A computed fold for a 1442-nucleotide RNA from uncultured Prochlorococcus sp., annotated as small-subunit ribosomal RNA. RNAcentral holds the sequence, with entries from ENA. The prediction has a mean pLDDT of 83. Taxonomically the source falls in Prochlorococcus (Bacteria, Cyanobacteriota, Synechococcales, Prochlorococcaceae).

């Protein structure tokens, strides 16, 4: 910086990622060189072999060679060094490190000055004997040296005030000079002590401490000191964190970051620690000693079983441990270091090679030129992209390889010496030759397509990809990063201001202790004078080296190394300032107290009175209920309740006044009077003089419940019984009712103890309320009124805030001081302590688990929220539907097959506006395969057509005949057919959740949206909201909007009037002519009517109301009045609606079949069920006879009139009309006259029998109709539910579409007769528009909580088991110091033995502390679809919460 919480914003606030580093490891690859680096685990054992020796110039002694001169070689005695190099981090939280200081102290080899070395002595190894023993080592006996050891003497020395007293020695050489020994005193150097500071975490470790702290004497030690003893005293440490627990070797420095920090503490280089666990000393300058020693233990080895060796945390190496980490190598040539006078000699220190890409660095795996952009691969929309200048080819080059020659510096110090090494380097020769991988390519974050897979397989660092077109998985092809590497994984530090000193926060996100009071502590008013601790500043001294900064130098560059500067904030010392803080000390009054006067108040505690009102007791009156609910039940009442009246008694609370008024810290306080008492406010300005705030620990109060004891006990009322509700109702609702509520005395200590806002005091606009004091220029005076001080409230500026808000009573502006926060959930839970009587509180975790868990605000959508409106939504009517039969779809059930779709509203008389073959997509059988249709190319044939025959069921297989079309002389060439070959077909197969396209629904609902402004951080908002009004976001006034645009509304269409215009097939008024009769005709152009064009309706007018739109009137005119009736017309979207079977079209199947052709069969089934009709159940009616009036179609494969046969469906014949001429065509209801009289009928017609008719290749399955006969259910239909607001509902025909005909009672149309109700918006559906609330955004069909059931993980408890470390008490006690010591050893100095203190190790005990396991058990988190309710989000249906 980014990515992730949402629909979408802003904030919080975890988690994740891009960077850097590593002693790394692991996966895939690997050319080279140069400098680095390498056991992080088991301080786990450890085979070999090397890591410390050296001196013959300190000794005697053997031995080996001599040129006798000597030379050498060595076990031994002696002297130096084995204390240094090296190695490792177990230990240790400590004067152990760092850094400054300091005083009681030693210092072998070094260097400087001084002086000294005179005289004795006695032994021992080695050596030879003898001898034990397996060894390893010894043991006696005898010789002997010395620079071993001992005495004397000597003194510049040490002690002491002095007197005194103590005290040392050694040589050696060819070199005669140098080395070496004593003593002393300095110096350098190392080393040892001390003390200031500074050094992880943990209070769920708060007290610790007996030599412990001090003193005095003493011992002791190089040296200060309880260091050790003796006494004495009772005191040391600790909240500035003591003790105890877990962790750790520190430092220079490293990695990180702007920097503060923060991590580390490999290799280098300072210190300390340790050497197989512990313990101990010796020796020596130096150890309490990695390659010495004694002792214990535990391991390992050898053994003759008696006893002995031994310590790789030194180089190599080995086994083991683990993810992991090197040769059993060269050389002392160089530095360095022991010895020695030196030669020298020894050094796994070191200097080198080896082995690992482990790391930095550098180099190369080839330059230039090359387009027919080859070939291949991938890709494709088939054109062409792309890999790609990339390849090939041409030209040059040779770093690097091979292979040949020369060849080093490192060497100091004349000569002589070089492991590296024939190395680095130079020269020449050959030839592009011998040298590219690894990871990514959804976002973050560079870089994309094809195939496969199909919630599988996988992937992932976080969001998250996969359920058939996966840029996320595997693969390929491209692509991009970095490259001898590059990925992954661990880890650190950053980003992370997410511990916040730099540089956070706390009203609601996490965060204010309930409230106060208060020591320590932080912090503090004004003003003189002084110090100088903090602070400022000079000057020194120190921070080692090395590394890092800078400027240079050398390896060919860098890595790498050299030189040189500088710088360094820390500590320490000194000198100076004195503004500020501090300390002293004087002074002030403005903060704080203190008086003295006022004065308001449910401030506390006590003590007395009081009245309402409830219940209960007696007692009258009086009677059947009374009570309670949504309804009722239980209950109570004839043993007289309720209700009324009168007396009595209890207990518990105080109505009005009551009020965002009052009072207290807070919790909380409300009837009167009264007594004792806190505090406050005002004035006054007399006292004191800074005496002040806050405040860890601590203390005090501290609602309601609850606890213990004693009272009290009306009313209420957890539990608990009973009555409703309910699917259950352990609830809401009801009757009852115990504890409790109330008092005394204790205890608990929490609350959503909230203003969810800590406390003081200072600053920073007002405006208006209201309490309580003063003042006033107001008044006689009480008010009103102005100022001021103290409360206490509302709005509101700046300003703060993520927003919402806050806003002198701040959440603004700055101090002080406490308190507390650091994702969520596990958990306020476990353990642990502390309190309590208990309930429990107080402190309070972690395994493990998720990527979000949250605030605020925005737009939806929803509420069993509110408010306004509308709509045959509801009421008010008419008629249906739900029963009945039939018709027709649907499920469902059968079936070989009942093809397929449609399925709440928005599937079901739907797609189909017409399934007997056909349709047809389904089955069942027979066929066909470039194929049923079409277009091309190429070969070959010559027929194609037509006519016949076999077989079949038909498709189809098959046989015969026939003839050669045009052009050309011809060869050929064109046409036509079928066959072969190929290009290419065919699919009602699959997905409507890949898709066009069309439809359906919300909805004819009045909504949807943009531009510029404004307003908001931002989603968003305004505008579109408000008041009016309308069928309407129709208009009109307001308005930070102003404007527009899709959609209403208008512009089309059909009806109503009227004009104009036109008058044939249509009409006839007036005039003629005809008839049985009729626009029949001649004529008319008025009427009707056709169809064209136009008029007409706009709240224009009149009244009323209204600002205005506009609304209203039985208003006028008017054919029509307020949209005049109807129709077309369907905005932005919702429903992954609905169609892949109307078409179209991706992907996927499928190709002798999921195509195609026939045949016959099925869609037409049939216990069921459901939609949606049709007829009926009858008198408003059926039947009969008679007679009126329509509109709108529609016809030539065609409607047919008339006649004629038939009962009839029809048949036969046949004018007329391609239509305002002719035909279908009769319209029905209606009227009018006759019958039937309430019944299963003269209703109703289903069903069945029989004859027929038509249509068609065919009516069997499965047409329609006609006749004659039969004559079923059914007598107005339960719950429930449709459809309708006028030419509508009802009714009544009538016509067309499909169609050979037709199951049409369907559908679309098109007239004729024609009602009734509408009080009105409580309700029940649906919508709109405003607000509320939402924990809802897939949006209430929504979210979402708990037991159970299941599977997996961590964890606490738990009878108990088995560990681990520490301390503490007792017994025991090895070695060794140290002290004591009579016998024994030596000449002696002393030794040996004994004894005594301490004491490692070991037993024993009782706690604590901490792992591991442990039947059982306890809650917790997690897991697509397990049960059980429905507690919470809306008023969540009983508001919710603490």
């Nucleotide at each position: 910086g980014a990515g992730u919480u949402u629909g979408a914003u802003c904030c919080u606030g975890g988690c994740u990622c891009a960077g850097g580093a590593u002693g790394a490891a692991c996966g895939c690859u690997g050319g080279c060189g140069g400098c680095g680096u390498g056991c992080u685990u088991a301080a786990c054992a450890c085979a070999u072999g090397c890591a410390a020796g050296u001196c013959g110039a300190a000794c005697g002694a053997a031995g080996u060679c001599u040129u006798c001169g000597g030379a050498c070689u060595u076990a031994g005695u002696g002297g130096c060094g084995g204390a240094c190099g090296g190695g490792u981090g177990a230990g240790u939280a400590a004067c152990g490190c760092g850094u400054g200081a300091g005083a009681a102290u030693c210092u072998g080899c070094c260097c400087u000055c001084a002086g000294g070395a005179g005289g004795g002595g006695g032994a021992u190894a080695a050596c030879a004997g003898u001898u034990g023993g397996a060894a390893a080592c010894g043991a006696c006996u005898g010789c002997u040296a010395a620079g071993a050891c001992c005495c004397c003497a000597u003194a510049u020395g040490c002690c002491g005030a002095a007197a005194g007293g103590u005290g040392a020695a050694a040589u050696a050489a060819u070199u005669u000079u140098u080395u070496g020994c004593c003593u002393g005193a300095g110096g350098a150097u190392g080393a040892g002590c001390u003390c200031g500071c500074g050094u992880c975490u943990g209070a769920u470790u708060a007290g610790c401490u007996a030599g412990u702290u001090g003193g005095u004497g003493a011992g002791g030690u190089a040296a200060g000191a309880g260091c050790u003893c003796a006494c004495c005293a009772a005191g040391g440490c600790g909240a500035c964190g003591a003790u105890c627990a877990g962790u750790a070797g520190c430092u220079g420095g490293u990695c990180u970051g702007a920097g503060a920090g923060g991590a580390u503490g490999a290799u280098c280089a300072g210190c300390c620690a340790c050497a197989c666990u512990g313990g101990g000393a010796c020796u020596g300058a130096g150890a309490c000693a990695c390659g010495g020693c004694c002792c214990a233990g535990a391991c390992u080895c050898c053994u003759a079983c008696g006893g002995g060796a031994g310590g790789c945390a030194g180089c190599a190496g080995u086994g083991g441990g683990g993810a992991a980490u090197u040769u059993u190598c060269c050389g002392c040539a160089a530095u360095g270091g022991g010895c020695g006078a030196a030669a020298g000699c020894c050094u796994g220190a070191c200097g080198g090679a080896g082995c690992a890409a482990c790391g930095c660095c550098g180099c190369g795996u080839g330059a230039g030129g090359g387009a027919g952009g080859a070939a291949g691969g991938c890709c494709u929309g088939u054109g062409g992209g792309u890999u790609g200048u990339a390849a090939a080819c041409c030209u040059c080059u040779u770093u690097u390889c091979u292979c040949a020659g020369g060849g080093a510096a490192g060497a100091a110090g004349a000569u002589c010496u070089g492991a590296c090494g024939g190395u680095a380097c130079c020269u020449g020769a050959g030839g592009a030759a011998u040298c590219a991988g690894c990871a990514u390519c959804g976002g973050c974050u560079a870089a994309c397509u094809c195939c496969g897979u199909g919630c599988c397989a996988g992937c992932a660092g976080c969001c998250g990809c996969g359920g058939u077109a996966a840029g996320a998985c595997g693969g390929a092809g491209g692509a991009u990063g970095c490259a001898a590497g590059c990925g992954u994984u661990a880890u650190c530090c950053g980003g992370a201001a997410u511990u916040a000193u730099u540089g956070g926060g706390c009203g609601u996100a996490a965060a204010g202790c309930g409230u106060c009071c208060g020591c320590a502590g932080g912090c503090g008013g004004c003003u003189c004078a002084g110090c100088a601790a903090g602070u400022c500043u000079g000057c020194u001294g120190u921070c080692a080296a090395a590394g890092a900064g800078c400027g240079g130098g050398g390896c060919u560059c860098a890595a790498c190394u050299c030189c040189g500067u500088a710088a360094g904030g820390g500590c320490a010392g000194u000198g100076g300032a004195a503004a500020c803080u501090g300390c002293u000390g004087g002074g002030c009054u403005a903060g704080a107290g203190u008086a003295u006067g006022g004065u308001a108040g449910g401030g506390g505690c006590a003590g007395a009175g009081g009245g309402a009102a409830u219940u209960c007791c007696c007692g009258g009156u009086g009677u059947a209920g009374c009570g309670g609910u949504g309804a009722a039940a239980u209950g109570c009442g004839u043993a007289g309740a309720u209700a009324u009246c009168g007396g009595g008694a209890a207990g518990a609370a105080c109505a009005c006044c009551a009020g965002u008024g009052g009072c207290g810290a807070a919790a909380g306080c409300g009837c009167u009077c009264u007594g004792c008492u806190g505090g406050g406010c005002c004035a006054u300005a007399a006292c004191u003089g800074a005496c002040g705030c806050u405040c860890a620990u601590g203390g005090a109060c501290g609602a309601a419940a609850g606890c213990u004891a004693g009272g009290g006990g009306a009313g209420c009322g957890a539990a608990u019984g009973g009555g409703a509700u309910u699917a259950g109702a352990u609830a809401c609702c009801c009757c009852a009712g115990u504890a409790g509520u109330c008092c005394u005395a204790g205890c608990c200590g929490u609350a959503a103890a909230c203003g969810a806002u800590g406390g003081a005091g200072a600053c920073u606009a007002g405006g208006u309320g209201u309490u309580g004091c003063u003042u006033g220029u107001a008044u006689c005076g009480a008010c009103c009124c102005a100022a001021g001080c103290a409360g206490u409230g509302c709005c509101g500026u700046a300003g703060c805030u993520a927003a919402c808000g806050c806003g002198u009573u701040a959440a603004g502006u700055a101090u002080c001081c406490c308190a507390c926060c650091u994702g969520g959930g596990a958990a306020g839970u476990a353990c642990g302590a502390u309190c309590g009587c208990a309930a429990g509180a107080u402190u309070g975790a972690a395994a493990c688990u998720c990527a979000a868990a949250g605030g605020a605000a925005u737009u939806g959508g929803c509420g069993g929220g509110g408010g306004u409106c509308c709509g045959c939504a509801c009421a008010a009517g008419c008629g249906g539907u739900g029963g009945a039969g039939c018709a027709u779809g649907u499920g469902g059930u059968u079936u070989a097959a009942u093809u397929c779709g449609a399925u709440g509203a928005u599937a079901c008389g739907c797609g189909a506006g017409g399934a007997a073959c056909c349709u047809u997509a389904c089955c069942u059988g027979g066929g066909c395969u470039a194929g049923a249709a079409u277009g091309c190319u190429g070969g070959g044939a010559g027929a194609c057509c037509g006519u016949g025959g076999g077989u079949g069921a038909a498709a189809g297989c098959u046989c015969a005949c026939u003839u050669u079309g045009u052009a050309g002389c011809a060869a050929u060439a064109c046409a036509c057919u079928g066959c072969c070959a190929g290009u290419a077909a065919g699919g009602u197969g699959c997905u409507g959740c890949a898709u066009g396209g069309c439809u359906g629904u919300c909805g004819u609902c009045a909504g949807c949206u943009c531009g510029u402004g404004c307003c908001g951080u931002g989603a968003g908002g305004u505008g579109u909201u408000g008041g009016g009004u309308u069928a309407a976001g129709u208009c009109c006034c307001g308005c930070a909007a102003c404007g527009a645009g899709c959609g209403c509304a208008a512009c089309c269409c059909c009806c109503a009037u009227c004009a104009c215009u036109a008058g044939u097939u249509g009409c006839c008024a007036u005039c003629a002519g005809g008839u049985a009769a009729c626009g029949c005709u001649g004529g008319g152009a008025a009427c009707u009517c056709u169809a064209g064009u136009g008029a007409a309706a706009c709240u224009g007018c009149c009244g009323u109301c209204g600002u205005a739109a506009g609304a209203c009137g039985u208003g006028a005119g008017g054919a029509a009045g307020g949209a005049g009736g109807g129709g077309a017309u369907g905005a932005u979207g919702u429903c992954a609606a609905g169609u892949c079977a109307u078409c179209a079209u991706g992907g996927c199947c499928u190709u002798u079949a999921u195509g195609c052709c026939c045949a016959g069969g099925g869609c037409u089934a049939c216990a069921c069920a459901c939609g949606u009709g049709c007829u009926a159940c009858a008198a408003u009616g059926g039947g009969a006879a008679g007679g009126a009036c329509a509109a709108a179609g529609g016809g030539c494969c065609g409607c047919a009139a008339c006649a004629u046969a038939g009962u009839g469906a029809u048949a036969u014949g046949a004018a007329g009309c391609u239509a305002a001429u002719c035909c279908c065509a009769a319209a029905a209801a209606c009227c009018u006259u006759c019958u039937c009289u309430c019944a299963g009928u003269u209703c109703a017609g289903a069903u069945u029998g029989g004859a027929g008719u038509c249509u068609g290749c065919a009516a069997c399955u499965c047409g329609a109709c006609u006749c004659c006969a039969u004559g079923a259910a059914g007598c107005u239909g339960g719950a429930a539910u449709c459809g309708c607001u006028a030419g509508u509902a009802a009714u009544c025909g009538u016509a067309u579409a499909u169609c050979a005909g037709c199951a049409a009672u369907g559908a679309u149309a098109c007239g004729g007769u024609g009602a009734a109700u509408a009080c009105g918006u409580u309700c029940c559906c649906g919508g709109a528009c405003c607000u509320u609330g939402c924990a809802c955004a897939c949006a209430c069909c929504g979210c979402c909580c708990g037991u159970c059931a299941a599977g997996c993980c961590a964890u606490g408890g738990a009878a108990g088991c088995c560990g681990g470390g520490u301390g503490u008490a007792c017994c025991u006690a090895a070695a060794g110091u140290c002290g004591g010591u009579a016998a024994c050893c030596g000449c002696a100095a002393g030794g040996a033995g004994c004894c005594g203190c301490c004491u490692a190790g070991g037993g024993u005990a009782a706690a604590a502390c901490u792992g591991g396991u442990g039947a059982c058990u306890g809650g917790g988190g997690c897991u697509a679809a397990g049960u059980c309710g429905u507690a919470a989000c809306a008023a969540g249906g009983u508001a919710a919460c603490c």